[in-house]
Context: one part of a larger RNA
C1' cells in the first nucleotide's frame, strides 16, 4: 500500500409523512375612489426582533346577536392580570376612531417632510402656542359684473355650488398604433400575426344585436371539406343540421298645441309637448269599430326564502392476551336516514371532532311573490288628391384595408375625385345583364346563453419538499443590481419536553464521560429513516 470482515465518522440519497401547492366541477359574488382608494411610511404591547392586527380612542372602543369556560394573536417565554352562568376572550352584523404619504387637492417638495392663510375655540395680562373646520384644478349649474362697439349682446372676470371628473384594478373585454426572430430547409409575395409590445376606454362582464343580414352571442358537427396559396410553406370558411339562451324596443320626418325671437303681419326659425317608427310598404291626413286592464319599470311596505355567526345529533363492555401505549387479538353487545373524513400513545361505526337528518338571526344584504304609489304604455279596419320616411349619403373611378378569399371579385370599411333618386323610389341574391325572389341603408338602446377572477363546498388513475406555486419555513423575504429588474436556500426529536437535576474532565469553554427521563437517546435538539462518494479504527491475509 492492497483485499476481506467488523465497527465508526462524514454525507443527506431513499422510504414514510404533510401544514403547501395544482386542477376539475357546482353554487354564490364581482368593481374600489374626494364620505380620500389601491398601495405604503411611521407608530402601536408590561417586556417586542419579525409576522399578524390596529391607528395618538392604536393586538384595540361602542351597540346588537351567537356562544359558554376559559383567556390576555404567532414564533415564545417571563412578569402581571381578566373571566367562570353571563358585559371574559372568541364568532357574526352595524357603527366610532382612523397619524403621515399617496389622485393628494391650501402652497412647496428630494413620497411619508417643510411652510402658510381665513374663521372659530382653548390658554394667557398679551403675544406665542395648541386644537377644529375650510382654502387645488377642470367641466356643469346659478348669481354678480362686464370690453373691443352707441345701445344691447358676447368674450372675459369674480363668487357660490349637499352636481360631476380626476386615481387604482391580476385576468377577462372593445378600440387605436403595431414588430421581429421564426417557417418557407436561402429569400422578396407569403408566414409568424393583427401575435408580442405601447396607448386609450369600459364593466362586472365587455362586445354584438332586432333585417336595405332568416336578431345577436356561445357551442357539437359540417371539415381540415369548398376554397385560397411564389397553387410553395401554409391559411382555411360557409350553407345546412343539432344544442345553450331567448326579448324586443325608442328616435328623426310629415302634421300639430304652447312659449319665444325675427320681420315683409302670417310666415320663418328656435325651444318644448303631442303624433309616429314600417316593406303583404308604413305613417301623416280623412273616416269606421273594439278595448280600457292585462303586461313593463322605479320606489318604499309586507310575506316567504337565502347569505353573513351558530345549535341538536344514535350506539361498547370484559380480558389473569401482546405492548410503553389498544383503536390490534380474543369473547360478547349495540346504533345506523349516521360504516364520509379527521384526531386520539399501533388499525375505533358506538372515545373526541364530526357525518346522515333536523333546527336557527337582534342587525345588514340578496331573491321571489303580494298589494300600494309614480312613470311609461293600446288593437282591428276603410279611403287615397296631397305630404313624410335619416345626403356630400348611396353609387361610380382610382388607391388602401378587412372578409378563409394574395383578385376578373360580389358583400363590408374609406383616402382622393365625381356624385343621385325619393315609393312610378331604393338595396341584395359572389364580376356583369335580364327575369324572378328577398329586403328597406345612410339615427339610437337592449337581458340571457359567453370570458376571466374571487369566495365557499365537493372531488382527483394530480405533486409529495431538486416534486408541487418562485414561495409547505419572518418569500417576492434574504441577497444581487445606480436602475428597470433579477431572485434563492431553508419541512420532520418524542405519544408527551418528560428537552437531560446532580457529579466528573475541560478554558467559569466547545465537547465528552457518568447519572437521570423515555418503549427507544446510534430518538439529544447539527434530533425520523440514514444509501453512495470520501475519511478512519480493529482483526486477518497478501505485497
Nucleotide at each position: 500500500g492492497g483485499u476481506a470482515c467488523a465497527c465508526g465518522g462524514g454525507g443527506g440519497a431513499u422510504g414514510c409523512c404533510u401544514u403547501g401547492g395544482c386542477g376539475u366541477c357546482a353554487a354564490g359574488a364581482g368593481c374600489c375612489g374626494a364620505c380620500g382608494a389601491a398601495g405604503g411610511a411611521c407608530g402601536u404591547g408590561g417586556u417586542u426582533g419579525a409576522c399578524u392586527g390596529c391607528g395618538a380612542a392604536a393586538a384595540g372602543c361602542u351597540c346588537c346577536g351567537g356562544g359558554g369556560a376559559a383567556c390576555c394573536g404567532u414564533c415564545a417565554g417571563c412578569a402581571g392580570g381578566u373571566g367562570u352562568u353571563a358585559u371574559a376572550g372568541c364568532c357574526g352584523g352595524a357603527g366610532a376612531u382612523g397619524u403621515c404619504c399617496g389622485a393628494a387637492u391650501g402652497g412647496g417638495g428630494a413620497a411619508a417632510c417643510c411652510c402658510a392663510g381665513u374663521u372659530g375655540a382653548g390658554c394667557u395680562a398679551a403675544u406665542c402656542c395648541u386644537c377644529a373646520a375650510c382654502u387645488a384644478u377642470c367641466c356643469g349649474u346659478g348669481g354678480c359684473u362686464g370690453a373691443a362697439u352707441a345701445a344691447a349682446a358676447u368674450a372675459g372676470g369674480c363668487c357660490a355650488u349637499u352636481g360631476g371628473a380626476a386615481g387604482g384594478g391580476a385576468a377577462c373585454c372593445g378600440g387605436g398604433c403595431g414588430a421581429a426572430c421564426u417557417g418557407a430547409a436561402a429569400c422578396a409575395u407569403c408566414u409568424a400575426a393583427g401575435u408580442a409590445g405601447c396607448c386609450c376606454g369600459a364593466g362586472g362582464a365587455a362586445a354584438a344585436g332586432a333585417g336595405a343580414u332568416c336578431a345577436u352571442u356561445c357551442u357539437g358537427c359540417u371539415a381540415g371539406u369548398a376554397g385560397u396559396g411564389g397553387c410553395g410553406a401554409g391559411c382555411g370558411a360557409a350553407c345546412g343540421c343539432g344544442g345553450a339562451a331567448a326579448a324586443g324596443c325608442c328616435c328623426a320626418a310629415a302634421c300639430u298645441g304652447c312659449u319665444g325671437u325675427a320681420c315683409u303681419u302670417g310666415u320663418a326659425c328656435a325651444g318644448u309637448g303631442g303624433g309616429g317608427u314600417u316593406g303583404u310598404a308604413g305613417g301623416a291626413c280623412c273616416u269606421g269599430g273594439c278595448a280600457a286592464a292585462a303586461g313593463u319599470u322605479a320606489u318604499g311596505a309586507g310575506u316567504u326564502u337565502g347569505u353573513u355567526a351558530g345549535c341538536g345529533g344514535a350506539a361498547u363492555u370484559g380480558u389473569a392476551c401482546u405492548g410503553g401505549a389498544a383503536a390490534g387479538a380474543u369473547a360478547g353487545a349495540c346504533c345506523g336516514u349516521a360504516g364520509a373524513g379527521g384526531g386520539u400513545g399501533a388499525c375505533a361505526g358506538u372515545c373526541c371532532c364530526g357525518u346522515a337528518c333536523g333546527c336557527g338571526a337582534a342587525a345588514a344584504c340578496g331573491a321571489a311573490c303580494u298589494g300600494a304609489u309614480g312613470a311609461g304604455g293600446g288593437c282591428c279596419g276603410g279611403g287615397u288628391a296631397u305630404c313624410c320616411u335619416g345626403a356630400g349619403u348611396a353609387c361610380c373611378a382610382c388607391g388602401g384595408g378587412g372578409c378563409a378569399c394574395g383578385c376578373u371579385a360580389a358583400u363590408c370599411c374609406u383616402g382622393u375625385g365625381g356624385g343621385a333618386a325619393a315609393c312610378c323610389g331604393g338595396g341584395g341574391a359572389g364580376u356583369c345583364c335580364a327575369c324572378u325572389c328577398c329586403c328597406c341603408a345612410a339615427g339610437g338602446c337592449u337581458a340571457a346563453a359567453u370570458a376571466c377572477u374571487c369566495u365557499u363546498g365537493a372531488c382527483g388513475a394530480c405533486c409529495g419538499a431538486u416534486a408541487g406555486u418562485g414561495a409547505a419555513c419572518a418569500a417576492g423575504u434574504a441577497c444581487c443590481g445606480u436602475g428597470a429588474g433579477g431572485g434563492a436556500a431553508a419541512g420532520g426529536u418524542g405519544a408527551a419536553a418528560a428537552g437531560a437535576a446532580c457529579c466528573g474532565c475541560g478554558g467559569u469553554g466547545a465537547g465528552c464521560g457518568g447519572a437521570g427521563u423515555g418503549a427507544a437517546a446510534u430518538a439529544g435538539a447539527a434530533u425520523c429513516u440514514g444509501a453512495a462518494a470520501c475519511c478512519g479504527u480493529g482483526u486477518a491475509c497478501c505485497u